[in-house]
RNA sequence: CAUCUUCAAGGUGAUGGAGUUCGCCUGAACCGCCCGGCCAAACCCGGUGCUGAUGACUCCUACGACUCU
Numbered sequence: 001c002a003u004c005u006u007c008a009a010g011g012u013g014a015u016g017g018a019g020u021u022c023g024c025c026u027g028a029a030c031c032g033c034c035c036g037g038c039c040a041a042a043c044c045c046g047g048u049g050c051u052g053a054u055g056a057c058u059c060c061u062a063c064g065a066c067u068c069u
Stems, first nucleotide, its partner, number of pairs: 009026005016060006032050002034047004
């Protein structure tokens, strides 16, 4: 100096935050679905298309409409 293993630490799971938990990753993991266009495919482009603030559980906050004061 390089590789491997273990531990620690950090990052991450389509829109903010907290706790617990699960998975993944060590410059990678991750960056939803549908329809249409382009294309061999992917990328990309368009939609007055859809769902969701969670990977899961428990909460906080933000966002809509109506009625009353």
The RNA shown here (Fluoride riboswitch aptamer (crcB RNA motif)) has 69 nucleotides and comes from Edaphobacter aggregans. The model forms 92% of the base pairs in the Rfam consensus. The source organism's lineage runs through Bacteria, Pseudomonadati, Terriglobales, Acidobacteriaceae and Edaphobacter.